Transfer RNA from Abyssicoccus albus, 72 nucleotides, folded computationally. The source organism's lineage runs through Bacteria, Bacillati, Caryophanales, Abyssicoccaceae and Abyssicoccus. Its Rfam family is "tRNA". By type it is a transfer RNA. The sequence is in RNAcentral, with records from ENA, MGnify and Rfam.
């Protein structure tokens, strides 16, 4: 250089065109406890970026950025 795959909360995974983007852990507050832990309730927080297609995009297309792999 060329080819392929993957980028979603702090972390790990869902959602395969129908919408409030779901779940677990973590974190915060409250309840419980003498304190802590456990348990329960509530909350917090995300689609790498920019365009395009579509009534509708995490999903399809293009470019780009990043990571990993293959190739001489």
């Nucleotide at each position: 250089g060329c080819c392929c795959a993957c980028g979603u909360a702090g972390u790990g995974u869902a959602a395969u065109g129908g919408a409030u983007a779901a779940c677990a852990c973590a974190c915060a507050a409250g309840a419980u406890u003498c304190c802590g832990g456990u348990u329960c309730u509530u909350g917090c927080a995300a689609u790498g970026a920019a365009g395009g297609u579509u009534c509708g995009a995490u999903u399809c297309c293009u470019u780009u950025c990043g990571u990993g792999g293959g190739u001489a």